[in-house]
Record summary: Predicted 3D model of a 72-nucleotide RNA (transfer RNA) from Ictidomys tridecemlineatus. Rfam family: tRNA. By type it is a transfer RNA.
RNA sequence: GGGGAUGUAGCUCAGUGGUACAGCGCUUGCCUUGCAUGCAAGAGGCCCUGGGUUUAAUUCCCAGCCUCACAA
Numbered sequence: 001g002g003g004g005a006u007g008u009a010g011c012u013c014a015g016u017g018g019u020a021c022a023g024c025g026c027u028u029g030c031c032u033u034g035c036a037u038g039c040a041a042g043a044g045g046c047c048c049u050g051g052g053u054u055u056a057a058u059u060c061c062c063a064g065c066c067u068c069a070c071a072a
Base pairs, nucleotide, nucleotide: 002070004068005067007065010024011023012022018055026042027041028040029039030038048064049063050062051061052060
């Protein structure tokens, strides 16, 4: 260089056009002599970047960038 996949919360991830879900983690409270476990509540994501289509885009299209493995 070629064809392909991937990019969403601190991490792992769901989400096939109508204001994004969960687990772990974090914070606060309860529980405990204390820790852990458990229970309740909360914070944290304008969805890699730019453009296009659409009334409406994480989702469809184009280009770019990161990462991954494949063939040579």

Model confidence (mean pLDDT): 81 of 100. The source organism's lineage runs through Eukaryota, Teleostomi, Euarchontoglires, Rodentia and Ictidomys.